[in-house]
Molecule: Glycine riboswitch aptamer
Organism: Alphaproteobacteria bacterium
RNA sequence: ACGACCCUUGAGGAAGAGAGCGGCGGGCCCAACCGGGUCGCGGCCGGCGCCGAAGGAGCAACCGCCCCGGAAACUCUCAGGCAAACGGACCUUAAGGCGAGG
Numbered sequence: 001a002c003g004a005c006c007c008u009u010g011a012g013g014a015a016g017a018g019a020g021c022g023g024c025g026g027g028c029c030c031a032a033c034c035g036g037g038u039c040g041c042g043g044c045c046g047g048c049g050c051c052g053a054a055g056g057a058g059c060a061a062c063c064g065c066c067c068c069g070g071a072a073a074c075u076c077u078c079a080g081g082c083a084a085a086c087g088g089a090c091c092u093u094a095a096g097g098c099g100a101g102g
Base pairs, nucleotide, nucleotide: 002101006097007096008095009094010093011092012091013090018048021046022045023044024043025041026039027038028037029036030035049082050081051080055078056076057075058074062070063069064068
């Protein structure tokens, strides 16, 4: 000189499952009142049905300094999500940081 693993940031890719039902509120239209209709409303609450790849939890192959601890894309669905958007584990890539090793 190089430099694994890991961390941060940017870019690209990235699945699944009701654009459901009821109520409340809001916009627009009708209406003398009560009220009715409608809306891609990123709105709130409730019920049911579903998904798993934020997060979380559980078991475990396996690993270790083997008392004990670390552990998944498996499992559970508390949370989150079920048109688009947002989000999204993970993969690729660039820059920066730490730095085993050499």